[in-house]
């Protein structure tokens, strides 16, 4: 100088009028008043209620390792599989266009194009278990698993044919027997190259690679290395039922509390303890058995202990709280590759509730357009839009900006 990728950040500013919401004040007034996703509601928690949340089943949810976290299906770092490609680099591929020649042709040992191949950071990965068991593999193929033989391919036997002086050479059908080399079906079909071996072949043997076992070093691991050992296990699929492992108790701010006038007070039906037993220290005593209902899947353990449950019939549908100072923001510095923790300073930063956070106009900045000398004129600005919070993840976005990483050419 060139090319590819990865991640961040901001997402208009000031100012007048004029409205709304919250807060302060006697009052004039004054202070505050969406987002990076407030979205989707798919994860995780916080904080209420079920008395406590204790076991077990059923059911769900995660699944490589290690570490962050309150917690997670999130996040960091690293391991193993897979997977391009830019720019560039190579090729005794290619005359298509150029262009050259010794001009019915030839040259890429011409340059560009197309093809091939290489080529990094990057990018994906439901990445635990197929010798627990069950059960699948469409079409196509001979054969889809206790594997199997159509073509072929080779011996042998028997009948027939060419050719030939003959030894033989070469075929065709047909029956027995080896072979898994080659070719063919598939998404997959008994390890892959190459030699040796054989009738023909084949880990049959050898050497290379891949596997599978054994210890061995390295690493906290997942996992990698190098060795020695076996000729080689028998296929895929658990995003198939299922086995392992670790996690989850339900329910939701329309939780829940409090007022107020209403889960009541009233009939009606059904159900049901207020009991039976033992101790002896004779109680408001202890133990046990029995019992309606009482946790939003069942059972048990436990509590609680006098009401429950189903229809009539009755009325308000307000108010306050919960509610917003936090797993808070900002900055410096110290631990950590890093996610993140830590000490110090510093700041308050929307709280409606049929639900405020608008309009409008000036300046200015940004991008485009047109006039054009400094300049001036018009135009546009995206996805969106809190409702208990907080961590996350996913989607959506006009435009600025900013940082890392890798390759590659040239020059020195």
């Nucleotide at each position: 100088g060139g090319a590819g990728c990865g991640g961040g950040u901001c997402g208009g500013a000031u100012g007048a009028u004029c409205g709304c919401c919250g807060g302060g004040g006697c009052a004039a007034c004054c202070c505050g008043g969406a987002g990076g996703a407030a979205a989707g509601u798919c994860c995780g928690g916080a904080c209420u209620c079920c008395a406590u949340c204790g076991g077990g089943c059923a059911g769900g949810a995660u699944g490589c390792u290690g570490g962050c976290u309150a917690a997670c299906g999130g996040c960091c770092a690293g391991g193993c599989g897979c997977u391009a490609u830019a720019a560039g680099g190579c090729g005794u591929g290619u005359u298509c266009g150029u262009g050259g020649g010794u001009u019915u042709c030839c040259c890429a040992u011409a340059c560009g194009g197309c093809c091939g191949c290489c080529g990094a950071a990057g990018g994906c990965g439901a990445c635990g278990g197929a010798c627990a068991g069950u059960g699948g593999c469409a079409c196509a193929g001979a054969a889809a698993a206790c594997a199997g033989a159509c073509c072929g391919c080779c011996c042998g036997g028997g009948c027939u044919g060419g050719u030939g002086a003959a030894g033989g050479c070469u075929g065709g059908c047909u029956c027995g027997g080896g072979c898994a080399a080659g070719g063919g079906u598939g998404a997959a079909a008994a390890g892959g190259u190459g030699g040796g071996g054989u009738a023909a072949g084949a880990g049959c043997c050898c050497a290379c690679c891949g596997c599978a076992c054994g210890g061995c070093u390295g690493g906290u691991g997942a996992c990698a290395g190098a060795c020695g050992u076996g000729g080689c296990a028998g296929g895929c699929c658990a995003a198939a039922c299922c086995c392992c492992a670790u996690c989850c108790g339900g329910a939701g701010c329309a939780a829940c509390a409090u007022c107020a006038u209403g889960u009541a007070g009233g009939c009606a039906c059904g159900c049901g303890a207020c009991g039976c037993g033992g101790c002896c220290u004779u109680g408001u005593g202890c133990c046990g058995c029995a019992c309606a209902g009482g946790g939003c899947g069942c059972c048990c353990g436990c509590c609680c202990g006098a009401g429950c449950g189903u229809g009539c019939g009755g009325g308000u549908g307000g108010a306050u709280g919960g509610c917003u100072a936090g797993a808070g923001c900002c900055g410096c510095c110290c631990g950590g590759u890093a996610a993140c923790g830590g000490u110090c300073g510093g700041c308050c930063c929307a709280g409606a509730g049929g639900a405020a956070u608008g309009a409008u106009c000036a300046u200015c900045g940004c991008g485009c357009c047109c006039c054009a000398u400094c300049g001036g004129g018009g135009u546009g600005g995206a996805c969106a839009g809190a409702a208990u919070c907080c961590g996350g993840c996913u989607u959506a976005c006009a435009g600025a900006c900013c940082c890392g990483c890798u390759c590659c050419c040239c020059c020195u």